[in-house]
């Protein structure tokens, strides 16, 4: 330098914060609640290239069929990684990002 380490999707997890629920503590009260403060075990919520488990399409290989944009198998390995910024309420293993970088 090039090259399908192809590409999306359902549930989940490691982790995340605080927008809504709770939960504290204050303060006010008509004792039904209001209003502020606090990430506070939790629920909602976001969540993994390199994390689980799974499904659709592609790619490479075979086989079957006279042939069809038919069908069946098999297979897509490997994988250390900042600072910094971005976006939602906010944060993060999320996006930039198989970046930079290292091997």
């Nucleotide at each position: 330098a090039u090259u399908c380490a192809g590409g999306c999707g359902c549930g989940c997890u490691a982790g995340g914060g605080u927008u809504c629920c709770g939960g504290u503590c204050c303060a006010c009260c008509a004792c039904g609640g209001u209003g502020g403060a606090c990430g506070c075990u939790g629920g909602u919520c976001c969540g993994a290239g390199a994390g689980c488990a799974c499904g659709c399409c592609g790619g490479c290989c075979u086989c079957c069929g006279g042939g069809a944009c038919g069908g069946g198998g098999g297979u897509u390995a490997c994988a250390c990684g900042g600072c910094g910024g971005g976006a939602c309420a906010a944060a993060a293993g999320c996006c930039c990002g198989g970046g930079a970088g290292a091997u």
A computed fold for a 103-nucleotide RNA from Plasticicumulans acidivorans, annotated as Guanidine-I riboswitch aptamer. Taxonomically the source falls in Plasticicumulans (Bacteria, Pseudomonadati, Gammaproteobacteria, Candidatus Competibacteraceae). Of the family's consensus pairs, 97% are formed in the model. It was read from a public genome assembly, where an Rfam model found it. The coordinates come from a structure-prediction model, not an experiment, and the mean pLDDT is 83.